RNAcentral holds the sequence, with entries from ENA.
The RNA shown here (transfer RNA) has 74 nucleotides and comes from a Patescibacteria group bacterium.
Rfam family: tRNA. Rfam links the family to the GO term triplet codon-amino acid adaptor activity.
Lineage of the source: Bacteria > Bacteria candidate phyla.

């Protein structure tokens, strides 16, 4: 340099053109003599920019980052 894949909650992962979910973690409460466990509730996310669309996290383009392969170089 070329090609391919990936980017969603603190973490690990789903998911879909029409209000974005789970597990785990966090906070609060209940329970307990205390801790742990259990139960309930709450907060928390679509990498950045543009395009298409009534509507984009999803489709398209560019950029950034990560991973894989190929090429080049001493």
């Nucleotide at each position: 340099g070329c090609g391919g894949g990936c980017g969603u909650a603190g973490u690990u992962c789903a998911g879909u053109g029409g209000u974005a979910g789970a597990a785990u973690g966090a906070a609060u409460g209940c329970u307990u003599c205390c801790c742990a466990a259990g139960c309930a509730u709450u907060a928390g996310a679509u990498g950045c920019g543009g395009g298409u669309u009534c509507g984009a996290u999803u489709c398209c383009c560019g950029c950034c980052g990560c991973c894989c392969g190929c090429a080049c170089c001493a």